Transfer RNA from a Minisyncoccia bacterium, 72 nucleotides, folded computationally. Its mean pLDDT, the model's own confidence on a scale to 100, is 81. The organism belongs to Minisyncoccia, within Bacteria. The RNAcentral record of the sequence draws on ENA.

RNA sequence: GGCGCUAUCGUCUAACGGCUAGGACGUUUGGCUUUCAAUCAAACAAUCCGGGUUCGACUCCCGGUAGCGCCG
Numbered sequence: 001g002g003c004g005c006u007a008u009c010g011u012c013u014a015a016c017g018g019c020u021a022g023g024a025c026g027u028u029u030g031g032c033u034u035u036c037a038a039u040c041a042a043a044c045a046a047u048c049c050g051g052g053u054u055c056g057a058c059u060c061c062c063g064g065u066a067g068c069g070c071c072g
Stems, first nucleotide, its partner, number of pairs: 001071007010025004018055001026044006048064005
């Protein structure tokens, strides 16, 4: 340099083009307990960036950025 794959809450991970973006761990608050742990309930928190297509985009297309791999 060329080609391919990947990018979602703090972390791990779901989501046939039709969402108010789900779950687990985590954190916070409360219950239970003499207290802690465990457990129960509630809350918090995300689509890498810029365009395009579409009535509608996490999803499709183009470009970029980052990571990984293959080739040279």